[in-house]
Context: one part of a larger RNA
């Protein structure tokens, strides 16, 4: 470490349970709102977080009912004070109060805030406060003003009062304006989706339509609507995909009116005082067989009758309630009794509580009764309103820019089509009842109706909110998202996105007291049935972690198992012995398993995967062929030439309803005819006649819907968004230091004049270096980071097209780009969010229990078709007609293939002859003869096979034909014929066969396709194939003959060889052969040429002749050429065979490769264990036999249960049939069950073929089987599945730039916490102030779970209790961009520009300083010394119509304004000096050193450098929209350093403060008090601030109010000075370059502005310090 058992832990699954949910049904409502809704903010309780209530009368007030003795709501317990029979709390109806947003409505605004005027009150007044009133817009009313046109009156527009209305919300239904795309059409444009989603507007309880210019086509109906049929019919329709009526019929509810017009009558205008024309108001009048209106008549006097209509009574129902039978049974078990057992009611046994399961305990139920108040409704009276009919009559009326007609569109089911009818936009433009419209072009006949006004209940649609009931709906990963603080936590700027979390007990009886501890925690005790119910609390599954036990495991290989197995056992069972509560033996079970054989996980996709091809980390839950219509085919009932009903209705699962459908007749384009009929002159021929179907339930399967389940990337439609970036508009800000030296000027110099030249000044510049700032070019780290772009080191720009801040502006079919297709909030070749949307996926992936029968396909024809369909083939099933079918054998065919063959077509080698042309020789052409040969597209010829047709034989169930499902069209290798191609591929196309696929065993080492054989199951029987039999490894070291030496066997090929075994010719040979070995191997002649030479032996010709047993004009070596040595040849010598050629068996070389022998599976084999031939044996598999046992079928018997026989059962896709298990639901108030259900656990006992099922044990503590039916959210291992737990990796990466250390203290514990010392870091910051954002972090006690990257006593963490003081500071007053806008323009709705106006700032405007002080605040309290407004008063001056004063919302000034350079004055922080005070110190030196300090504001008085050159009076004056004394213009005169304007300065503030430092008093330190309290000057240097000038450049540089000052107007009060009083509201704590702000974090990132010390240094660069701050949480 494995396994295996036992007992825990963690986890929260299963049971069991519901407080919530969910779909209905039945009622009832169907609205609320300016009398301020809905919806919120903030308040409200003695203590008070949240939910609920309510509104300053605040969990509540009041009256009327109701009911009652207890209350003061809930989470949620206490104290506390209290109310109540004089009716409290509770319930119900009505009423009063009802902040502050919010239509929000007095004005503004960032919702719950601020700021007003007006009337009335409190107040003496400013200030402040109570009540009430103040928006718009439309309509009346009244009334002011009051145009154009001709005057007047009138009006219109405009102004006011009153009065009324609307305005916002709100689920779905409904009208109606505007309107898509994704999809489908296998692509796509007309179509489709679809007038759908969506956005707009506008009503109501419904809404819309409606009483025919209607629909029809008969013996016509007779408003609308909705519902079944008609019907998927007619028809539309790239005549595709689809779309898709209507008349009629059956039903449900019924209900009809009413203006206009003629005519009459009144009243008022008008003209010409009308019998004329307008208008008004009554009355008339209301429709097609035409009507009315006129005349002439009936009848009534409103009748019948209707009605949409007001009162009244009567009833009914709502909104509280009331009575309401039956056991206080039992010493039956129990912790309880409702169980058991034994009564009792029942118009009450529905429900639900109560210690388990109660009709009789509680509430309730069945039945009954009830309202002061307010709703609803019925019926009735009354009132009201409509409301009769007949003739005669061509005298009058009858809806007009209308019908229609043209075009162009839309809408009808109907797409331009033969398009009618409807409706619109332009455009012509009727008729008048003798008239007009329609009836599907259009005309005519004939029928219907009468248009251009309006009204109209019911029956139809929904359902947020309320009541009551239901439920083969859910039971916490289920049901709403939401049983629980739920639309909250939590993300996002926003639209908007959105969770998790249920159970202690019957009762808290929540564990008193003790112990161990700082606390958690945990052991005892006690409750209690039970505490392993102890609050992290039912039940308590797995993964995952532990502990104890027995038995393995350190030479041994690894799909983790299977099959055999010794040995050891803690353990159970029996026997047995012994010393008998025990141990020992031995068996049987169980555990473990030495050792040996056999064995490459699942899933998916694949021709094929142990695959180094997909998927999964485990485990629990959750998760995929469903539902509705239509059709279709089997089963199954039901009637049956018939069969059934649909909507409805209704006494309600019955029963009514026969409209409708389907069947009962075909044929035919169609009239038409009919058992036929068509077609044809006819004849034949084509479909049909011979006949069951139908309704209902179930299964198969298809269509249409999302349609098995999950996945895009898209596409539209409406919103939301410029807090981040683009660009742009106001408006304010920033840029250390250093350098260079433009233009212009001056001087000089030069030139007739210029020009030019040199020396100054001078201070330009998209110069120049270089910091803040800004960018990001290079490297490097980083890469589960400090960081979803950072850091370190360099670098670029740095007055400028610079950068920057607050404020706003453009928006996705857009916008914005010095453009990169960059940005538009970590998103951009088209944001983000919801929504159509379950968009579509010929694509991938997934699909959950068992068993039994059969079993494919990867082929053909077509296809925008090739990894997809569709038809066929093949497969399954069901029926059925029939032996049709396979196979041998035999006859008969027909073929032109293998083959061969050249006769033809073609190709082709060699030879002869002839001939061209007299011979000869050679070439060449031809034609012909001989002779080998070739052909997929030659064939004189031609098989085997195969196919067809009969005949016979067998043997088995096949073949066919219909009906229902299907799958399957990716195919492999191998053998053999062929095409391609290299006679190349494990290549590619075919054909035939066979296997694998979809097949497992044996063999081939290992191996899908190769051989051999097809696994129903068992068996420690038995025979064989393939192949083997020396050991691994079952079986011959089995017989014979041989070759093979090469370990060939156990890889290869041309080519190569005296290997070696067989063989077959040829040649030499006792007259001596082969080979050895001895001798010879000579001469013309150095042949000749050649040539420096060439001699056998460079070349080149030639290659003779002698001698001779023999010898080459020379076989090889060799030299310069010779020379030399050999050879051919010849002699001896030896001795019996040799020499070469050929076939063939086996062996040899050729023969290199990569981590390791690695080319027999290994050992290891040589007369074999190799090869060959031959023989006998045996092993060898799921094959074949044998016993046995299931199950299918078929045929037989049969008592129907079987029972015999025969012959089967390998299986992907698939297809058919049995079946198991889950929840529910009927029977059922079921059996059982606390004497213990359910679930959970077991090494126990069984059962069945399998899914599975049964006893028992142990927990557990309330339920719930079985049978026999029936219904499904109905079975999980994979979907990178989702949700939870749990693992691994791992105690391992990392603890987020950097300095700590010691002492002391605290404390249960100190590296971290308090203090001190040393040390060290920043210091243009890591100091201080401030915006902005945050929103209480601020301070103090407490604490220590959690959060702090250790650690904690400590905190910016928890509790709890305090802090934020304003007439001057800031808002609050003006006004920019900008926003929102009367009026006004425009636009399908929504809405869009827009002027006054009003909002809007970090611009403008404007009155407070020093000092002190708290734990936490201060220009806010205090001291002190000052200011400003506004108010009353007192003083005083001035006015009262001869006008004091005020003063516009007007006019005018002013306020008011860019960059850059440069210089002037003044103050001046700070600095350094000098000089003044003051001063501790053991020991030494130090007193000219050293340490510290030497300050003070606003105001008020007095002055003041400097700047401004106009200022002032008279007049005129047609501009400043009206007026002006004002301002402007013109004239005159006067006067000029007065006025103005101004930084400072100096006294005063201050006899004050402050101030080193002293002494005292409290503390243990730390520190805290209180009192005294010295100098308080001069020089230099100086950033910056002021008050100004001066120059210079072009890009030409905000508005407004405060203030002044003039009028319009007002008008009796006022001016100054003085005292007195008022000043309201809203912020202020703290952080604020960072641990409090954006960045998910106590994150090396980013964040606007002000302050700037020392030394060195130009310099804010550097560098080291000061004052202040930190040592950054291992």
């Nucleotide at each position: 470490g494995g396994c295996a058992g036992a007992u825990g832990g963690u986890g929260g699954a299963c049971g069991c349970c519901u407080a919530g949910g969910c779909a209905a049904c039945g009622g009832a409502a169907g609205g609320c709102g300016a009398u301020g809704a809905a919806g919120g903010a903030c308040g409200u309780g003695g203590c008070c977080g949240g939910c609920u209530g309510c509104g300053a009368u605040a969990a509540a007030c009041c009256u009327c009912g109701g009911a009652a003795a207890g209350c003061u709501g809930c989470c949620a317990a206490g104290c506390a004070a209290g109310c109540a029979u004089u009716g409290a709390c509770c319930c119900g109806a009505g009423g009063g109060u009802c902040u502050c947003c919010g239509a929000a409505u007095g004005g503004g605004a960032u919702a719950a805030c601020c700021c007003a005027c007006c009337u009335g009150g409190u107040a003496g007044a400013a200030u402040a406060c109570c009540a009430g009133g103040u928006a718009u817009u439309u309509g009346g009313u009244c009334c002011c003003c009051g145009a154009a046109u001709u005057a007047a009156a009138g009006u219109a527009a405009g102004g006011g009062u009153c009065c009324a209305a609307a305005g916002g919300c709100a689920a779905a239904c409904u009208c109606g304006g505007c309107g898509a795309a994704g999809u489908g059409a296998a692509a796509c444009a007309u179509c489709u989706c679809a007038g759908u989603a969506g956005c707009c507007g506008g009503a109501g309880g419904a809404a819309a339509a409606g009483a025919a210019a209607a629909a029809a086509g008969a013996u016509u109906u007779g408003a609308u609507u909705c519902c079944c049929c008609a019907a998927g019919u007619a028809g539309c329709g790239g005549c595709g995909a689809g779309c898709g009526g209507a008349c009629g019929g059956g039903g449900a509810c019924c209900a009809g009116c009413c203006c206009a017009a003629a005519c009459c009558a009144u009243c008022g205008g008008g003209u010409a005082u009308a019998u004329c024309c307008c208008g008004a108001u009554g009355g008339g009048g209301u429709u097609u067989u035409g009507g009315g209106a006129a005349g002439a008549c009936c009848c009534a006097c409103u009748a019948a009758g209707g009605g949409a209509u007001g009162a009244c009574c009567u009833c009914u129902c709502c909104u509280a309630g009331a009575g309401g039978a039956a056991c206080c049974g039992u010493a039956c078990u129990g912790g309880a009794a409702a169980g058991g057992c034994g009564g009792c009611c029942g118009a009450a046994g529905c429900g639900g509580g109560u210690g388990a399961u109660a009709g009789c305990c509680c509430c309730g139920u069945a039945c009954u009764c009830g309202a002061a108040a307010g709703g609803a409704g019925a019926a009735g009276u009354c009132g009201c309103c409509c409301g009769g009919g007949u003739c005669u009559u061509g005298c009058c009326c009858g809806g007009a820019g209308u019908a229609g007609c043209c075009u162009c569109g839309g809408a009808c089911a109907c797409g331009u089509g033969u398009a009618a009818c409807c409706c619109g936009g332009g455009g012509c433009c009727a008729a008048c009842a003798a008239g007009g419209g329609a009836g599907g072009a259009c005309c005519a006949c004939c029928u219907c109706c009468c248009a251009a006004g309006g009204c109209u209940a019911a029956a139809u649609a929904c359902u947020a909110a309320c009541c009551g009931u239901u439920g083969a709906c859910c039971g916490a990963u289920a049901g709403c998202g939401a049983a629980c603080u739920a639309g909250u936590a939590c993300c996002g700027u926003g639209a908007g996105g959105g969770a998790a979390c249920g159970g202690u007990g019957a009762a808290a009886a929540g564990a008193a007291c003790c112990c161990c501890u700082g606390a958690a925690g945990g052991g005892g005790a006690g409750u209690g049935a039970a505490a392993c119910a102890g609050a992290a609390c039912c039940c308590g599954a797995a993964a995952c972690c532990g502990u104890c036990u027995g038995c393995c495991u350190a030479c041994a290989g690894a799909c983790a198992g299977u099959g055999g197995g010794a040995g050891c056992u803690u353990g159970a069972a029996c026997a047995c012995u012994u010393u008998u509560u025990a141990a020992g033996u031995g068996u049987u079970c169980g555990g473990u398993g030495a050792c040996c054989g056999c064995a490459u996980g699942c899933c998916u996709u694949u021709u094929g995967c142990a695959g180094u091809a997909u998927g999964a980390g485990c485990c629990g839950g959750c998760g995929a062929g469903u539902u509705a219509c239509u059709u279709u085919a089997g089963g199954u009932a039901g009637c049956g030439a018939g069969g059934u009903u649909a909507a409805g209705c209704a006494u309600a699962u019955a029963g009514c309803g026969g409209a409708g459908c389907c069947g009962g007749a075909g044929g035919g384009a169609a009239a038409c005819c009919a058992a036929g009929u068509c077609u044809u002159a006819a004849c034949g021929g084509g479909c049909g006649a011979c006949a069951a179907g139908u309704u209902a339930c179930c299964u198969g399967a298809a269509g249409u819907a999302g349609a098995c389940c999950c996945g895009a990337a898209a596409c539209c439609a409406g919103g939301u968004g410029a807090u981040c970036u683009a660009c742009c508009c106001c408006u304010c800000g920033u840029c250390a230091g250093g350098g260079u030296g433009a233009a212009g000027u001056c001087c000089g110099g030069g030139u007739a004049a210029c020009a030019c030249c040199g020396g100054g000044u001078g201070g330009a510049g998209g110069c120049c270096c270089g910091a803040a700032c800004c960018c990001a070019c290079c490297a490097a780290a980083g890469a589960u980071g400090c960081a979803a772009u950072u850091u370190u080191g360099g670098g670029g720009g740095a007055u400028g097209a610079g950068c920057g801040a607050u404020g706003g502006g453009u928006a996705g079919c857009g916008g914005u780009g010095a453009a990169a297709a960059g940005c538009c909030a970590a998103u951009c070749g088209a944001a983000c969010c919801u929504g159509g949307u379950c968009a579509u996926a010929g694509c991938u992936g997934g699909c959950u229990c068992u068993c039994u029968c059969c079993g494919a396909a990867a082929u053909c024809g077509c296809u925008u078709u090739c990894g997809g369909g569709c038809g066929a083939g093949c497969c399954c099933u069901c029926u059925g007609u029939u032996g049709a079918c396979g196979u041998a054998g035999g006859u008969g065919g027909g073929g032109g293939u293998a083959g061969a063959g050249c006769a033809c077509u073609g190709g082709a080698u060699g030879g002869g002859c002839g001939c061209g042309a007299c011979c000869u020789a050679g070439u060449c052409g031809u034609a012909c003869c001989c002779a080998a040969c070739c052909a997929a597209a030659c064939u004189c010829c031609g098989a085997a096979u195969a196919c067809c047709a009969c005949c016979u034989g067998c043997a088995a169930a096949u073949c066919c034909a219909g009906g229902g499902g299907a799958g399957u069209u990716a195919g492999a290798a191998c053998a053999u014929g062929g095409g391609g191609g290299a006679u190349a591929a494990a290549c590619u196309c075919c054909a035939u066969g066979c296997u694998c696929a979809a097949a497992a065993g044996g063999g081939a080492a290992a191996c899908a396709a190769c051989c051999c054989a097809g696994a129903c199951c068992g068996c420690c029987a038995g025979c064989u194939a393939a192949g083997g039999c020396c050991c691994c490894u079952a079986a011959a070291u089995c017989c014979g003959a041989a070759c093979u030496a090469a370990g060939u066997g156990g890889u290869g090929a041309a080519g190569g060889g005296a290997g070696u075994g067989u063989u077959g010719g040829c040649g030499c040979u006792c007259a001596a052969a082969c080979a050895g070995c001895u001798g010879g191997g000579a001469g013309g002649u150095u042949a000749g040429c050649u040539u420096a030479g060439a001699a056998g032996c460079a070349g080149c010709u030639a290659c003779c002749c002698u001698u001779u047993a023999a010898a080459g004009a020379g076989u090889g070596c060799g030299u310069a050429a010779u020379a030399g040595c050999u050879c051919a040849c010849c002699a001896g010598u030896c001795u019996a065979g040799c020499g070469g050629c050929g076939a063939u068996g086996c062996a040899c070389c050729a023969a290199a490769a990569a981590u390791c022998u690695a080319a027999c599976g290994g050992g290891g084999c040589u007369c074999a264990a190799g090869u060959u031939c031959g023989g006998u044996g045996c092993c060898g598999a799921a094959g074949c036999u044998g016993c046995g046992g299931a199950u299918c079928a078929g045929c037989a018997c049969g008592u129907u249960a079987g029972u015999g026989u025969u012959g089967g059962u390998g299986g992907u896709a698939g297809g058919a049939g049995a079946g198991c298990g889950u929840u529910c639901c009927g029977u059922u108030u079921u059996a059982g069950g606390c004497c213990g259900a359910a679930g959970c656990g077991g090494a126990g006992a069984c059962c069945g073929g399998a899914a599975g099922g049964u006893c028992c044990c142990g927990u557990g503590g309330a339920c719930g089987a079985g049978a026999c039916g029936g219904a499904a959210g109905a079975g999980a291992g994979a979907a990178u599945g989702c949700c939870g737990g749990c693992a691994u990796a791992a105690g391992u990466a990392g603890c987020g730039c950097a300095a700590g250390c010691c002492a002391a203290g605290u404390g249960a514990g100190a590296a971290u916490c308090c203090u001190g010392g040393c040390c060290c870091c920043c210091g243009a910051a890591u100091g201080c102030c401030u915006a902005a954002g945050g929103u209480u972090u601020c301070c103090u006690g407490g604490g220590g779970a959690a959060g702090g990257c250790u650690c904690g006593u400590c905190c910016u963490c928890c509790c709890a209790g305090g802090g934020u003081a304003a007439g001057g500071c800031g808002g609050u007053c003006c006004u920019a961009a900008g926003c929102u806008c009367a009026a006004c323009c425009c636009a399908a709705a929504c809405g869009g520009g827009g002027u006054a106006g009003g909002u809007g700032a970090c611009g403008g405007a404007c009155a407070g300083c020093c000092g002190g002080u708290u734990a936490a605040u201060a220009u806010u309290c205090c001291g002190g010394c000052c200011c400003c407004u506004c108010a009353a008063c007192u003083g005083u001056g001035a006015g009262c119509u001869u006008g004091a004063c005020u003063g516009a919302a007007g006019g005018g000034g002013u306020a008011a304004c860019g960059g850059g350079a440069g210089c002037u004055g003044a103050c001046g922080a700070c600095c350094u000096u000098c000089g003044c005070c003051g001063g501790a110190g053991a020991a030494c030196g130090g007193u000219u050193a050293c340490c510290g300090g030497c300050c003070c504001a606003a105001g008020c008085u007095u002055u003041a450098a400097g700047g401004u050159a106009g200022a002032c009076c008279g007049a005129a004056u047609a501009g400043g929209a009206a007026a002006a004394u004002c301002c402007g213009u013109u004239c005159g005169g006067u006067c000029g350093u007065a006025g103005c304007c101004g930084a400072g300065a100096a006294g005063u503030g201050a006899c004050g403060g402050c101030g080193a430092g002293g002494a005292c008093c409290c503390u243990u330190a730390c520190g805290g008090g209180u009192c005294c309290g010295a100098a308080g000057g001069a020089a230099g240097g100086a950033a910056g601030u002021u008050a100004a000038c001066u120059c210079u450049c072009c890009g030409a540089g905000a508005a407004a109010a405060c203030c002044c000052u003039c009028u319009a107007a007002g008008g009796a009060u006022u001016g100054c000075a003085g005292u007195u009083g008022a000043g309201a509201c809203c912020g202020u704590a703290c952080c604020g370059c960072a641990a409090a702000c954006c960045g998910a974090c106590a994150c090396a990132g980013g964040u606007a502005g002000g302050c700037a010390a020392a030394u060195a240094g130009a310099g804010u660069a550097u560098a080291u310090c000061a004052a202040g701050g930190g040592g950054u949480g291992c």

The part of an RNA shown here (large-subunit ribosomal RNA, half A) has 1674 nucleotides and comes from a Candidatus Bipolaricaulota bacterium. The sequence was found in a public genome assembly. Its Rfam family is "Bacterial large subunit ribosomal RNA".